[in-house]
c-di-AMP riboswitch aptamer (ydaO/yuaA leader) from Nonomuraea aurantiaca, 135 nucleotides, folded computationally.
It was read from a public genome assembly, where an Rfam model found it.
NCBI's taxonomy places the organism under Bacteria, Actinomycetota, Actinomycetes, Streptosporangiales, Nonomuraea.
It matches the Rfam family "c-di-AMP riboswitch aptamer (ydaO/yuaA leader)". Gene Ontology terms of the family: cyclic-di-AMP binding and regulation of gene expression. About the family: This family represents a conserved RNA structure found upstream of the ydaO and yuaA genes in Bacillus subtilis and related genes in other bacteria.

RNA sequence: AGCCGGCAGGCGCCGAAUCCCGCUUGCGGGAACCGGGGAACCAACGUUCCUUAGGGGUGAAUCCGACCGCGGUCGGUAGGGCAUCUCCACGCCCGAACCCGUCAGCUAACCCGGUAGGCGAGAUGGAGAGGACAC
Repeated sequence: AGCCGGCAGGCGCCGAAUCCCGCUUGCGGGAACCGGGGAACCAACGUUCCUUAGGGGUGAAUCCGACCGCGGUCGGUAGGGCAUCUCCACGCCCGAACCCGUCAGCUAACCCGGUAGGCGAGAUGGAGAGGACAC
């Protein structure tokens, strides 16, 4: 000097998952954001066969093909992310997981919940919009 790792303080990313107050310091309350249930109207509701082949929810995370020891491995794909906001171009990624429990279309009033977790060492270029500050 470089590389790898750790700690601290910042900055930033995915995500709703942030902020404030009170105290008995571990709980409570509130704002904001997010999710679910829940009328009318609308939708759905015909016959036969089938009818656990259940159905539904959060989420971008659906669907297709091949192989294979049936649990996976590849390839692609709807869709999604990458430093204020939008668009274009380039490039790099994700394309999971979980929950309800036989039950839920939409849905005003109303009711019920969540505010986690996980990452990065960089932040590419162009055009436009908006805001703030100074004069």